[in-house]
RNA sequence: GAUUGAACGCUGGCGGUAUGCUUAACACAUGCAAGUCGAACGGUAACAGAACUAGCUUGCUAGUUGCUGACGAGUGGCGGACGGGGGAGUAAAGCGUAGGGGUCUGCCUUGAAGUGGGGGACAACAGUUGGAAACGACUGCUAAUACCGCAUAAUGUCUACGGACCAAAGGAGGGGAUGCUUCGGCACACCUUACACUAUUGGAUGAGCCUGCGUCGGAUUAGCUAGUUGGUGAGGUAAUGGCUCACCAAGGCGACGAUCCGUAGCUGGUCUGAGAGGAUGAUCAGCCACACUGGGACUGAGACACGGCCCAGACUCCUACGGGAGGCAGCAGUGGGGAAUAUUGCACAAUGGGCGAAAGCCUGAUGCAGCCAUGCCGCGUGUGUGAAGAAGGCCUUCGGGUUGUAAAGCACUUUCAGCGAGGAGGAAAGGGUGAUGGUUAAUAUCCAUUAUCUGUGACGUUACCAACAGAAUAAGCACCGGUUAACUCCGUGCCAGCAGCCGCGGUAAUACGGAGGGUGCAAGCGUUAAUCGGAAUUACUGGGCGUAAAGCGCGCGUAGGUGGUUGUGUAAGUGGAAUGUGAAAGCCCUGGGCUUAACCUGGGAACUGCAUACCAAACUGCGCAACUAGAGUACGAUAGAGGGGGGUAGAAUUUCAGGUGUAGCGGUGAAAUGCGUAGAGAUUGGAAGGAACAUCAGUGGCGAAGGCGGCCACCUGGACUGAUACUGACGCUGAGGUGCGAAAGCGUGGGGAGCAAACAGGAUUAGAUACCCUGGUAGUCCACGCCGUAAACGAUGUCUACUAGCCGUUGGAAUCCUUAGAGGUUUUAGUGGCGCAGCUAACGCAAUAAGUAGACCGCCUGGGGAGUACGGUCGCAAGAUUAAAACUCAAAUGAAUUGACGGGGGCCCGCACAAGCGGUGGAGCAUGUGGUUUAAUUCGAUGCAACGCGAAGAACCUUACCUGGUCUUGACAUCCUGCGAAUUUUCUAGAGAUAGAUUAGUGCCUUCGGGAACGCAGUGACAGGUGCUGCAUGGCUGUCAUGCAGCACCUGUCGUGAGAUGUUGGGUUAAGUCCCGUAACGAGCGCAACCCUUGUCCUUAGUUGCCAUCAGGUAAUGGUGGGAACUCUAAGGAGACUGCCGGUGACAAACCGGAGGAAGGUGGGGACGACGUCAAGUCAUCAUGGCCCUUAUGGGCUGGGCUACACACGUGCUACAAUGGGCAGUACAGAGGGUCGCAAUACAGCAAUGUGGAGCUAAUCCCCUAAAACUUCUCGUAGUCCGGAUUGGAGUCUGCAACUCGACUCCAUGAAGUCGGAAUCGCUAGUAAUCGUAGAUCAGAAUGCUACGGUGAAUACGUUCCCGGGCCUUGUACACACCGCCCG
Repeated sequence: GAUUGAACGCUGGCGGUAUGCUUAACACAUGCAAGUCGAACGGUAACAGAACUAGCUUGCUAGUUGCUGACGAGUGGCGGACGGGGGAGUAAAGCGUAGGGGUCUGCCUUGAAGUGGGGGACAACAGUUGGAAACGACUGCUAAUACCGCAUAAUGUCUACGGACCAAAGGAGGGGAUGCUUCGGCACACCUUACACUAUUGGAUGAGCCUGCGUCGGAUUAGCUAGUUGGUGAGGUAAUGGCUCACCAAGGCGACGAUCCGUAGCUGGUCUGAGAGGAUGAUCAGCCACACUGGGACUGAGACACGGCCCAGACUCCUACGGGAGGCAGCAGUGGGGAAUAUUGCACAAUGGGCGAAAGCCUGAUGCAGCCAUGCCGCGUGUGUGAAGAAGGCCUUCGGGUUGUAAAGCACUUUCAGCGAGGAGGAAAGGGUGAUGGUUAAUAUCCAUUAUCUGUGACGUUACCAACAGAAUAAGCACCGGUUAACUCCGUGCCAGCAGCCGCGGUAAUACGGAGGGUGCAAGCGUUAAUCGGAAUUACUGGGCGUAAAGCGCGCGUAGGUGGUUGUGUAAGUGGAAUGUGAAAGCCCUGGGCUUAACCUGGGAACUGCAUACCAAACUGCGCAACUAGAGUACGAUAGAGGGGGGUAGAAUUUCAGGUGUAGCGGUGAAAUGCGUAGAGAUUGGAAGGAACAUCAGUGGCGAAGGCGGCCACCUGGACUGAUACUGACGCUGAGGUGCGAAAGCGUGGGGAGCAAACAGGAUUAGAUACCCUGGUAGUCCACGCCGUAAACGAUGUCUACUAGCCGUUGGAAUCCUUAGAGGUUUUAGUGGCGCAGCUAACGCAAUAAGUAGACCGCCUGGGGAGUACGGUCGCAAGAUUAAAACUCAAAUGAAUUGACGGGGGCCCGCACAAGCGGUGGAGCAUGUGGUUUAAUUCGAUGCAACGCGAAGAACCUUACCUGGUCUUGACAUCCUGCGAAUUUUCUAGAGAUAGAUUAGUGCCUUCGGGAACGCAGUGACAGGUGCUGCAUGGCUGUCAUGCAGCACCUGUCGUGAGAUGUUGGGUUAAGUCCCGUAACGAGCGCAACCCUUGUCCUUAGUUGCCAUCAGGUAAUGGUGGGAACUCUAAGGAGACUGCCGGUGACAAACCGGAGGAAGGUGGGGACGACGUCAAGUCAUCAUGGCCCUUAUGGGCUGGGCUACACACGUGCUACAAUGGGCAGUACAGAGGGUCGCAAUACAGCAAUGUGGAGCUAAUCCCCUAAAACUUCUCGUAGUCCGGAUUGGAGUCUGCAACUCGACUCCAUGAAGUCGGAAUCGCUAGUAAUCGUAGAUCAGAAUGCUACGGUGAAUACGUUCCCGGGCCUUGUACACACCGCCCG
């Protein structure tokens, strides 16, 4: 996707047509479903008519008569064997198809013949009688187309061929001689008509029997069979036959699947599929079997009989308990079961059936109707116009968009439904009358044809048609993440839920629920179930097996399959044309009929099959005759760890008994157990015993595989090679079968040196039932017998043929050259390495194929469960072999790619290690964090990359936190209204916010209306939020990482592809820096350079800076005139580029050394941060989506807190002292800052500082004395003249305010600390270390931060190791990427 006898959910207008218990072959109430014939019969119970009789009023009632129409019950005939139902059984007694001959066949048809004459009964009925009933019993009467003889008897049957045997039924219509008559008629010869009857010949139809082929699964069912298989004879049947019986023989079936088990009605067909197939067997049609269950026969043409009988059983019902009755798998209907399947309808009008001469009767067959959207088909639910793009809904970026011409409105139409009218066809028969013809003696009848009249409809209020009215009566369902057509909002928040698969949902869900919108289909739409398809996913068409599942461990060989060359015959396969059959329906094609279609119907084709006979003879088969290229045999050489048993040698280990000899040996990463003073180990000669065979030795050899290794001889298999001869397809493969088959293991008996499971001890370890060590038993060895498995691997079955090359190696043969070694060429059999075509998913294979083909075998069909369980077979056992299912998962697997990772490898770098210097960790203090505490200790930052971080500075403020007391359009923005200028003084209450009272003031512009700014009050829109989410975000930042060198692209090429190449390689560099090579060639972001600063020089310019020369002045000072040299300032240039020389290197890049130079190999420093990583940090700088608060999570105020303190950590400061501390003196910077400011000189104070204020908006004045250093003096190794914490007292300054909680000064006090455990940090030169100075923030408050200069080292052998990083390579079961995955 298609389909269904479907069911369920939601919904539902009409018609046509078809279908409708798939389950309980479960049980059934009730009604109906098989009767008919009076023209077979005796008859007359009921009904009607007629006649008669009686009671009697015309009429009614009762009775009689079978007289008539008819007819209950009965006798008889035909039919109940058809039609209808459901599918239990059945794997063949069936079915399908094609055949066969040994049979029967009512009714029908054909031919030919007959139908004569008798007889005796039994029902009904009547009477008696039994029983509850069902149903009987006895006596008596009676008819027939009932029954029985007799006659007749063949073209019938049997036969011994002489012969024998066998039948019948009449009734009806018409005519009618004759007889009788109650005059109504009756009886009966005879004729005639159609029918019936009897025997028989054919036919048709139907049925029975037999045969070939086809017809589900299981081998974890391998043997089955005793009337079994056959024969003879008999019986039986319609008929063949072990169908049955007697006797005889011992057969019959089976791996081409018997027997057994399970399942199942079969077919035409149906569904699906391109087909081949697969699934199925409702409706319709053919066959079979069944009728409550089992068995049995009777009748009959036909049955072993659905609505017949008998017996048994179960069940139900009736009963007077003695006994009886019943069979819906017929049509309706009921109960039950079930997800589920209809009316106890109408009619025989049509079609068909039974009976009948017929009318007719019967017919739940059938025709119709009813119910159900169950399927298929058709129609409708309006059409046109209509933009103010209405309202409403939904969304929104608030502009609008969408629903949407949709609606409304206007103009039309009337299918369907409704209403009341009309109105076909399905009807032909049948009957009456008439005509014609046939039969006949006949103008009767009867039959046929025909004319006319009559007459039959369940459906049915039919189909159909016109009229009426009015848009009036008529739309839903599923879906909208991908697959798959169709998107937004709200709600929810891993909840509720969805889901076919993947998957969705943890606060912005196109996936859940709702809504709007959309998509698809539409009187239906979805879901579920089931089948086929896609699925080449069982592969016949049409797959595979080196590594994904899959080659038996290897041979030999049976059946089977398959097979070289030539000729000839045959005709089984094969090909051709033909005949018969392949039911109808269905499918397909083409016509026709319903308005169309579905549906119905005519014709054709098809039914791919089977059977029969004919033709052909290429190929296959078969028979015959031949051949030698396959295969084999004989002969001569060759190589070899091929196999078997036997013998034998040497080395070594071990043990034993001696000699020498003394203290250790042994073992390991290090040890210990162990051995040894009772003499080990070592060494020396000897003996014993077992096992294995060093070197040679080799991708060398041999073998089918397992496997085989000292030497010698014996027995023995195979291979190869050479040349000739022979056989003549003898070949290949091989299910079962059979043999061999490593190691381990088992049994019996030996043997036992070494090694060594188990075991013991010692170590290692958290543990160590291990790895290591010391011992040590089975075993390993031999003989015999089992086992039968291995990663038994080339993970590659065997055989054959063909298909480029090159190089080794082993064994042979031929030939050439050569004096001989040796070498070359050709060929052959092995064994290896590369490689083309080709193949392969790729890896790879590639004449030893995984290439191209052929033959045969074995095996596979997602992972796990499981090579397991059960059963069978084998085995002494261990176990082997054969070999499932339940259940469970959505994967498991292969090859390759890119990364990441590795206690993998190679190369390289970095204060990474090493070499050094100084620290931290110990002390006190400062500061930050954790923790704890608290009303609050606001929040954030948390490995490196948080922790002197945001914070370049918390007493109030800041401030976000807490307490208390307060405000509600608000502290702030915009809009509206009203009032008032704004603003301001004073007082009171209060902690203040705030509240009340009070005073001054009336300004600016103006078109004179008013307006602008501002304040107050009011209303509502709104403000506000340091509330949440950094995992919704922007921006900014950190980190790897400037102390990395990488990252990516275009085009081309390679690869099926992911991807690769470029970017790898050889060198080199700080560098993917550069050079060379190169299927790559280019170019981009990074690197470098360009920028700033510093180091040298030059030019220009000289004030506030400078002063060499000149002048003059001072106690002194560039203080002054002057100068423009120098320093300096700040603008511009120069300079450094591996440029030059030598060497190395590949004639390269580059490196090393040197010269010159202020500076030399990126000169030093800074700014500058590729692609990306860490959901890194920040919603509390700012911005911002969403959510939340709105008399509060907003605003303002007071006080408190952020400063707490058993403790832990980070970062610092000061020290522990003599390279030092202290007193005194003397010298030298740079860079900054300053008007809300820096502040000089001077004075006061011990000092902090104060008083005061020159100067300075700064190269001008001030901060501003730089300190270490240097020169004297002192201290003398001590808790000190070290160290300064802490505490007491007294002050200074800032500031509304130093209590919580500031800094500084002085006096006094004088703690810990004597160089710091494990561990750990920084630094490679003007660096570390050390010394001061300044600035930002700031009222005040640095040991922090940033900047500045002074003094100024040590060391680097080197890259093994630790950490981090880069490139190449390798392994990977990792990809959230080793902080992974994963086992128990």
Molecule: small-subunit ribosomal RNA
Organism: uncultured prokaryote